Large-subunit ribosomal RNA, domain IV from a Pseudomonadota bacterium, 327 nucleotides, folded computationally.
Its Rfam family is "Bacterial large subunit ribosomal RNA".
Context: one part of a larger RNA
RNA sequence: CCCUCGUUAAGGAACUCGGCAAUCUAACCCCGUAACUUCGGGAUAAGGGGUGCCACCGCAAGGUGGUCGCAGGUAAUCGGCCCAGGCGACUGUUUAACAAAAACACAGCUCUCUGCUAAAGCGUAAGCUGAAGUAUAGGGGGUGAUACCUGCCCAGCGCCGGAAGGUUAAGGUGAGGCGUCAGAGGCAACUCAAAGCGCCGAGCCGAAGCCCCGGUAAGCGGCGGCCGUAACUAUAACGGUCCUAAGGUAGCGAAAUCCCUUGUCGGGUAAGUUCCGACCCGCACGAAUGGUGUAACGACUUGGGCGCUGUCUCGACGAGGGGCCCG
Numbered sequence: 001c002c003c004u005c006g007u008u009a010a011g012g013a014a015c016u017c018g019g020c021a022a023u024c025u026a027a028c029c030c031c032g033u034a035a036c037u038u039c040g041g042g043a044u045a046a047g048g049g050g051u052g053c054c055a056c057c058g059c060a061a062g063g064u065g066g067u068c069g070c071a072g073g074u075a076a077u078c079g080g081c082c083c084a085g086g087c088g089a090c091u092g093u094u095u096a097a098c099a100a101a102a103a104c105a106c107a108g109c110u111c112u113c114u115g116c117u118a119a120a121g122c123g124u125a126a127g128c129u130g131a132a133g134u135a136u137a138g139g140g141g142g143u144g145a146u147a148c149c150u151g152c153c154c155a156g157c158g159c160c161g162g163a164a165g166g167u168u169a170a171g172g173u174g175a176g177g178c179g180u181c182a183g184a185g186g187c188a189a190c191u192c193a194a195a196g197c198g199c200c201g202a203g204c205c206g207a208a209g210c211c212c213c214g215g216u217a218a219g220c221g222g223c224g225g226c227c228g229u230a231a232c233u234a235u236a237a238c239g240g241u242c243c244u245a246a247g248g249u250a251g252c253g254a255a256a257u258c259c260c261u262u263g264u265c266g267g268g269u270a271a272g273u274u275c276c277g278a279c280c281c282g283c284a285c286g287a288a289u290g291g292u293g294u295a296a297c298g299a300c301u302u303g304g305g306c307g308c309u310g311u312c313u314c315g316a317c318g319a320g321g322g323g324c325c326c327g
Stems, first nucleotide, its partner, number of pairs: 001322008010313002014311001019308001027051005036041001038145001052067006068072001080306007087298002092104002108143007120129003146293004151223003156220002158216005165211003171205003176200005183192003224242005251285001252282001263279005
């Protein structure tokens, strides 16, 4: 000097990113317990008091008296508490070995597919699962208890429905053309050419799809700009104009979202880039990629307080084990 422990005057978070760590607290009995609440809870809330041994009484709980110690749950085991936000309802699950969480899941809600040899999935197939189930069932997607709600846009992309018209493949039909050649003509070169066979082939008939016509946003998604205006000023209920499929409703808002920004005001502190409550100028919230609240819950996260402490002022001493020295 290191590790693991123990004690520590006065102070008591001044430490630090942060009370990290370590204290405090703790059992049982009695008293007593707030806001809020889904009436279950919150609750061991908080906050107090008691506790040994002996004798007697009592069924017991306990009562009365006595008695010892500094100390009686005498050792060990054995919650610190409170206030206010954020997120997630909750118990659960997870990166085996750096992340346990506000991530995943979850009941509940919703959309969609599926009428049974179901849809869906595995397999080349046979076959199997689904299911020895049958729409109060099964598959897939989203959201995520509960409460109050979930606005506008179908122009684009997707999906569903429609079938009049347009387009349209293979295929069908086949006008017509070409090749070949029995034959005919010709002195010859060559020309013409039936049937058959082969090739090309106009036009017409040909589905779905696409075009087209509708629907659909808890489908993918989207949800404006400029100018003016009120008898102080400021602001603009109001008006004009351009564009759009429609121009963001309710609610929330410097937020896990706000660049400017330590916004401004209020609270808390002697002093507060954090925190809480407001405001709204939302760079760039917003309604099941859900919006806003919410009791209970959380080894989550933020701010504050009480208690308590070697975290610190600021160190000191002690114990054990290392290191180190000698043999």
Its mean pLDDT, the model's own confidence on a scale to 100, is 89.